[in-house]
């Protein structure tokens, strides 16, 4: 000096990722509550169906009017924390919530996919044409490999790969 190995350390991509707190708008004059009238026997725990504790002729559900009147999730801004498979998603299993079934939500495990950002279309979710998620097709960008050009480092262009990657340092082994 080169090659290989190492969850040994540090770092890069950028509208970078996730989380927490505060404020504001939306949610919404909605859900709910009270009163009155009609009504006349049902109502009942995230949603639907079935059931139960429980409530109900001292009027259930429902409808109308008047008065009163939220919250959660999601969004924007500011501040902070942890980081660069950061993180997100799909499938399966288990648990949670009165019981059962289906679905949704949350958490955990296993397997698989995605380098990152943005726009468009469709679908899902949602109060929402906002945001988010999935699929497809594009644009931009980072990294490595190969090829080509330029005067080396390096720059530009084309093609392709994936984060279990890439760069730098450190340690060990081997070779010269």
């Nucleotide at each position: 000096a080169a090659a290989c190995a190492g969850u040994u350390u540090a770092g890069a991509g950028g509208c970078g990722c996730a989380c927490u707190u505060u404020u504001u708008a939306u949610g919404a004059g909605u859900a709910g509550g009270u009163u009155u009238a009609u009504g006349g026997a049902g109502a009942a725990a995230u949603a639907u169906g079935g059931g139960c504790a429980u409530c109900u002729a001292u009027g259930a559900a429902a409808u109308a009017a008047a008065c009163u009147g939220a919250a959660a999730g999601g969004a924007a801004a500011a501040a902070g924390u942890g980081c660069c498979g950061a993180a997100g998603g799909a499938u399966a299993u288990a648990a949670u919530a009165c019981c059962c079934a289906u679905a949704a939500a949350u958490u955990a495990u296993a397997u698989c996919c995605u380098g990152g950002u943005c726009c468009u279309a469709c679908a899902g979710c949602u109060a929402a044409u906002a945001a988010c998620u999935g699929u497809a097709a594009g644009a931009c960008u980072g990294u490595c490999a190969u090829c080509a050009a330029g005067a080396a480092a390096c720059u530009u262009g084309a093609u392709g790969g994936a984060g279990a990657g890439c760069u730098a340092a450190c340690u060990g082994u081997u070779u010269u």
Molecule: Lysine riboswitch aptamer
Organism: Clostridiales bacterium